[in-house]
Context: one part of a larger RNA
């Protein structure tokens, strides 16, 4: 000199864009942060309103709505934190002929026929509660049989191609094995009943099997990036083999048996510290330091352990067990997990609102309308940072008054002020007033598909209409009027800037040298000056 997620002191007008618990991975009151689907399924209220009434009630509507339940998809994403981890965790480059991949895209072949339950519900029962138990009824795209098998899987044998020589792929053969679910809209040409519907036709969507793609993930390997030798030896599933188990998959991953290996001064083992990277800061560079925000990867979710479900978890707002802590209890037993967003206590030098909205972008569910979304978009607080603007401009010499100083002549503050002439940024008030919105859906038109059909359904294109938290904000215009808006540090040298008074080795200053003991440009005050400026200094850290 530069930089900062900074803090402290003094001061503080506005705006834009960013940033904001670095400490206790300490404990948490309260609210919200993951739901959705009636076009999978059965069942199904109430208030209110209207009518009737024997005044007990009943009927209709509300409404096949709400709220539950079965089932599907999602909850493994998004969001947080950096405790652990010196490791194939990360970065980079490869391998997978050792693997998986829901939803999505393309292609092919199918979607046949049966069955028994169960929740909800009703009755009953245990319990303070949390939560259960029993009996009876019922549905499905829930569950379970059977059929079929172009592909697919397994075993056998054959040909070709490739090969890391282990094997892999393709083709055709024989034997064995494994599938499925329907829903919604429309139509009556064919078939059946014949009003109109259906087991019929049709459109959309779903389901099953297989192949391929895309995406995502698992595993393995080469190389790279901390400190300590005042850590020198470490290791029995240890190192390798065979066989088996296990996994989506290789492998001591696990087990049995066999052999005795494996690592290490090119630093094993042990200890300390630490999430890694793109980057960031500084520097001419080499390098050094660092890893907030943003992005990629990893790890974790009160502490430790475990599996279940699932395409995917050994799962932050799931389950089970143990522990610590907190809460409820009828003392028998139960409930909880903010390192999500706000917020509270505590710790600390120190870090914000218990805000608005799903309008946009993105995500989940749904055919869609739509619902959910503390992701996100915005607003609030904080000079915490960067950037921009303003606090007026011109003129004005009796060089006013006043302050300071003086050699008493004057000098200086100083064109500074006053005065005169203007301007109107920002702030204030008034009026107008956005872009961010393109769509989905709906309606209209045209052209396709299906069809007997100009119906219906459906696809594409064009048009119309609808949707804004921010926000009456940005922005524009007008009104009035210099009015509301300057401080902080320093002035001995380094280092830009000097005099007076007070003090008298005292009080004090100080980054280094050093100043102060009676004329202190170094302490304290004043006048003047210098530097930066809505900031300025100090402290801390890095280069």
């Nucleotide at each position: 000199g530069a930089a900062c997620g900074a803090a402290c002191g003094c001061u503080g007008g506005c705006g834009g864009c960013g940033u904001g618990c670095c400490u206790a991975a300490c404990a948490c009151a309260u609210g919200c942060a993951a739901g959705u689907c009636g076009a999978a399924c059965g069942a199904g209220a109430a208030a209110g309103c209207u009518c009737c009434u024997u005044c007990g009630g009943g009927a209709g509507u509300g409404a096949g709505u709400a709220g539950a339940g079965u089932g599907g998809c999602g909850c493994a994403c998004g969001g947080g934190u950096g405790a652990g981890u010196a490791a194939c965790a990360c970065g980079u480059g490869g391998a997978u002929a050792a693997u998986c991949u829901g939803c999505c895209u393309g292609a092919u072949a199918a979607u046949c026929u049966g069955g028994g339950a169960u929740a909800a519900c009703a009755u009953u029962u245990c319990g303070a509660a949390a939560g259960g138990g029993a009996u009876g009824c019922u549905a499905a795209u829930a569950c379970c049989g059977g059929a079929u098998a172009a592909g697919c899987c397994c075993a056998c044998a054959g040909u070709c191609u490739c090969u890391u020589c282990g094997g892999a792929g393709a083709c055709a053969g024989c034997g064995g094995g494994a599938g499925a679910a329907g829903a919604u809209g429309g139509c009556c040409u064919c078939u059946u009943c014949u009003u109109g519907a259906a087991a019929g036709c049709u459109a959309u969507u779903g389901u099953u099997a297989u192949c391929a793609g895309a995406u995502g993930a698992g595993u393995c390997c080469g190389c790279g990036g901390u400190c300590c030798a005042u850590u020198a030896g470490c290791u029995a599933g240890u190192u390798g083999g065979u066989a088996g188990g296990g996994u989506a998959a290789u492998g001591g991953c696990c087990u049995a048996c066999c052999a005795a290996g494996g690592c290490a001064a090119c630093g094993a083992u042990g200890g300390a510290u630490a999430g890694c990277u793109g980057g960031u800061u500084u520097g001419a560079g080499a390098g050094a330091a660092u890893g907030a925000u943003c992005a990629g990867c990893c790890a974790c979710a009160c502490u430790g352990g475990a599996a279940c479900u699932g395409a995917g978890a050994c799962a932050c707002g799931g389950u089970c067990c143990a522990g610590a802590c907190u809460c409820c209890u009828a003392c028998g037993g139960g409930a909880g997990g903010c390192a999500g967003c706000a917020g509270u206590g505590g710790g600390g030098a120190a870090u914000u609102u218990u805000g608005c909205g799903c309008a946009a972008u993105g995500g989940g569910g749904g055919a869609a309308a739509c619902c959910c979304u503390g992701a996100c978009g915005c607003a609030g607080c904080a000079a915490c940072g960067c950037c921009g603007c303003g606090u007026g401009a011109g003129u004005g010499a009796u060089g006013a008054a006043g302050g300071u100083u003086u050699u008493c002549g004057g000098a200086u503050c100083g064109u500074a002020a006053a005065g005169c002439u203007c301007u109107g940024u920002c702030a204030a008030g008034a009026g107008g007033g956005a872009a961010g919105a393109a769509a989905c859906c709906u309606c209209c038109a045209a052209c396709g598909g299906c069809u007997a059909a100009u119906a219906c359904c459906u696809g594409u294109u064009g048009g119309a209409a609808u949707u804004g938290a921010c926000g009456g904000u940005a922005c524009c215009u007008c009104u009035a009027g210099a009015g509301g808006a300057a401080g902080c540090a320093c002035c001995g040298g380094c280092u830009a800037a000097c005099u007076c008074c007070g003090u008298g080795c005292c009080a004090g200053c100080a980054g280094c040298c050093g100043c102060g003991g009676u004329a202190a440009u170094a302490c304290g005050g004043a006048g003047g000056g210098u530097g930066c400026a809505a900031g300025c200094g100090u402290u801390g850290u890095u280069c």
Molecule: small-subunit ribosomal RNA, 5' domain
Organism: uncultured delta proteobacterium